[in-house]
RNA sequence: AUCUUAUCUAGAGUGGUGGAGGGACUGGCCCCAUGAAACCCGACAACCAGCACAGUCGUGUGCAUGGUGUUAAUUCCAGCAGAGUUAAUCUGAGAGAUAAGAA
Numbered sequence: 001a002u003c004u005u006a007u008c009u010a011g012a013g014u015g016g017u018g019g020a021g022g023g024a025c026u027g028g029c030c031c032c033a034u035g036a037a038a039c040c041c042g043a044c045a046a047c048c049a050g051c052a053c054a055g056u057c058g059u060g061u062g063c064a065u066g067g068u069g070u071u072a073a074u075u076c077c078a079g080c081a082g083a084g085u086u087a088a089u090c091u092g093a094g095a096g097a098u099a100a101g102a103a
Stems, first nucleotide, its partner, number of pairs: 002102007013041001015040003021031003025079004042071003047067003050063005075095001080092004
C1' cells in the first nucleotide's frame, strides 16, 4: 500500500514543553501569539485482548489491567446521485478516519 467487516450527531484539561501553523484532499467556512503542529502528563471511550457475572450457548452485562484510538465545530459543511424544487430540507453512495481480521 490492497481487500473484508463494524462504527463515525455522545464523551474528554484554565496542565507542562514547544513556538507558527492547523482543521485528509478541492471549494467554502473556521481555529490559532488570550499560543498552531508535535511531544509528555492527565482525561474520555470501550474496537481487540484479559478478568468477573449471567445465559435461551446466538451472546449479553460489567471492570478499565494490556494493545489501539480519541480529546473545537455532526467526519465542521459541501463535492456524486436521487427526492423536493424558487428554495429550505431529506435520503443514499463515494471519499476519509478508527478498530479487528485477511492475503
Predicted 3D model of a 103-nucleotide RNA (SAM riboswitch aptamer (S box leader)) from Sporolactobacillus shoreicorticis. Taxonomically the source falls in Sporolactobacillus (Bacteria, Bacilli, Caryophanales, Sporolactobacillaceae). The model forms 97% of the base pairs in the Rfam consensus. The sequence was found by an Rfam model in a public genome assembly.